[in-house]
Parts: sequence; C1' cells; structure tokens
RNA sequence: GCACCGGUAGCUCAACCGGAUAGAGUACCUGGCUUCGAACCAGGUGGUUGGGGGUUCAAGUCCCUCCCGGUGCA
Repeated sequence: GCACCGGUAGCUCAACCGGAUAGAGUACCUGGCUUCGAACCAGGUGGUUGGGGGUUCAAGUCCCUCCCGGUGCA
C1' cells in the first nucleotide's frame, strides 16, 4: 500500500430483510436480608450506536469519507 472483519452503557455482548421506547449480563447506586460483610433478593442510574456527510416517511442496520483495532497478502 491492497483486501477482509470489527467499533453499540464503565466492561463483555444482543438487536431477525431498514420499522414499535436501542436491550441483556456484569459493574455501580439504593433498599431488604445479616451482629458486620460477602453471597442472595428487589428496584434504580448509566447510550452522540467511533466522527462527519448522504439516501429514506423511517438508519445501530444501506451508501460515501475519515479515525481506531484485528487478520491476511505484498
């Protein structure tokens, strides 16, 4: 340099062919339980879906470009 794969919550990951308010686990916070704590139970907070632009009635999803990470080739 070229090709391919990936980037979504603090972390690990979902989201079917473009369609309902972007979810789960974990972490964190609060309460319960406990002598205290851990574990367990209940509830809650947390998102520019990597940046920008475009298509569309509608974009995490499609197109263009840039950035970052990985793999292969040279």
The prediction has a mean pLDDT of 80. Transfer RNA from a Chlamydiia bacterium, 74 nucleotides, folded computationally. The organism belongs to Chlamydiia, within Bacteria. Its Rfam family is "tRNA". The RNAcentral record of the sequence draws on ENA.